The RNA shown here (FMN riboswitch aptamer (RFN element)) has 166 nucleotides and comes from Segnochrobactrum spirostomi. Its mean pLDDT, the model's own confidence on a scale to 100, is 75. It matches the Rfam family "FMN riboswitch aptamer (RFN element)". On this family, see Vitreschak et al., Nucleic Acids Res 2002: "Regulation of riboflavin biosynthesis and transport genes in bacteria by transcriptional and translational attenuation". RNAcentral holds the sequence, with entries from Rfam.
RNA sequence: GGACGUUCUCAGGGCGGGGUGAAAGUCCCCACCGGCGGUAAAGUCUUGCGCGGGCGAAAGCCCGCCGGGGCGCAGCCCGCGAGCGCCGGCCCCGCGAGGGGCCGGGUCAGCAGAUCCGGUGUGAUUCCGGGGCCGACGGUCAUAGUCCGGAUGGAAGAGAGCGCGA
Numbered sequence: 001g002g003a004c005g006u007u008c009u010c011a012g013g014g015c016g017g018g019g020u021g022a023a024a025g026u027c028c029c030c031a032c033c034g035g036c037g038g039u040a041a042a043g044u045c046u047u048g049c050g051c052g053g054g055c056g057a058a059a060g061c062c063c064g065c066c067g068g069g070g071c072g073c074a075g076c077c078c079g080c081g082a083g084c085g086c087c088g089g090c091c092c093c094g095c096g097a098g099g100g101g102c103c104g105g106g107u108c109a110g111c112a113g114a115u116c117c118g119g120u121g122u123g124a125u126u127c128c129g130g131g132g133c134c135g136a137c138g139g140u141c142a143u144a145g146u147c148c149g150g151a152u153g154g155a156a157g158a159g160a161g162c163g164c165g166a
Stems, first nucleotide, its partner, number of pairs: 004163007016030004031146002033135002035080004043071006050065006075133002083111002085108001086105008115131005137149003
C1' cells in the first nucleotide's frame, strides 16, 4: 500500500425585493440553490525510514525527481442514492366496485429530469466568458426546487478505530 471482516462517526442547499389579490415564501417580474462516485488539462498544495543534489558544527532546511493523496473537476457526460410508481406481505374501512394504513423488496426504470456557443489547452458538454434549461411525493385561505410534513428517518458514499492473513 492492497484485500477481507467488524465497530463507530459523518453524510443537502436555497424566496431577498417588487406586482396582482380577500388570501400567494405556491401565480407574474427580478433573485437564490445544486447529494455521492467516476471521468487525463496545465497547475498548485501536501505526504514518504524513497532517490539525487545543495547549505549547515548539528538539529535540520532548501531544490529537483519518483510514488501516494487533496484541490483543480460537472445540477443538465457516465453510473449511483433518496422520493413516488411498481412488486410482495400484513392490517383496517366498504354488501361490492373499491379506498386507506404499516412493513419489506430494490427485479423493472415508468414519473424522470435538463447544454449549447465561443476561448485556453495534447487533452475540458468538467476550467474561463456568454446564453439556455432541469428539479419526487403529500399538505396549504391559490398552483411550491426554495414553506410545512414523512424525516431526531433512510442513503449513494466518505473517514477513523480494531481484527485476520500474505